[in-house]
RNA sequence: UUCUUAUCUAGAGAGGCUGAGGGACUGGUCCUUUGACGCCCGGCAACCUGCUAAGCAAGGUGCCAAUUCCAGCAAAAUGUGAAUUGUUUUGAGAGAUAAGGU
Numbered sequence: 001u002u003c004u005u006a007u008c009u010a011g012a013g014a015g016g017c018u019g020a021g022g023g024a025c026u027g028g029u030c031c032u033u034u035g036a037c038g039c040c041c042g043g044c045a046a047c048c049u050g051c052u053a054a055g056c057a058a059g060g061u062g063c064c065a066a067u068u069c070c071a072g073c074a075a076a077a078u079g080u081g082a083a084u085u086g087u088u089u090u091g092a093g094a095g096a097u098a099a100g101g102u
Base pairs, nucleotide, nucleotide: 002101003100004099005098006097007096008095013041015040016039017038021031022030023029025072026071027070028069042064043063044062046061047060048059049057050056051055068094073091074090075089076088077087078086
């Protein structure tokens, strides 16, 4: 790099530095000089790990705006005077994280 499995509605600072974009992609929409993003400190506890009955710890990764922010492809249901429209549910795809394999 790639494959497999599992999970993705909870949780996490009025701190310091920096200074313009950021939320994976596309569309929407949102956050942001009342300082976003990033780094440090701090914190949370998802997976592995340890003690383990619940739980506790915080060693390894990870994470700390909004359900993975919503949608993207397909199916079903439902509403409407009517609509190739709206709403809801389910499944897939994509993404993220952890563990294991090649």
The prediction has a mean pLDDT of 82. The RNA shown here (SAM riboswitch aptamer (S box leader)) has 102 nucleotides and comes from Peribacillus deserti. It matches the Rfam family "SAM riboswitch aptamer (S box leader)". Rfam describes the family as follows. The SAM riboswitch is found upstream of a number of genes which code for proteins involved in methionine or cysteine biosynthesis in Gram-positive bacteria.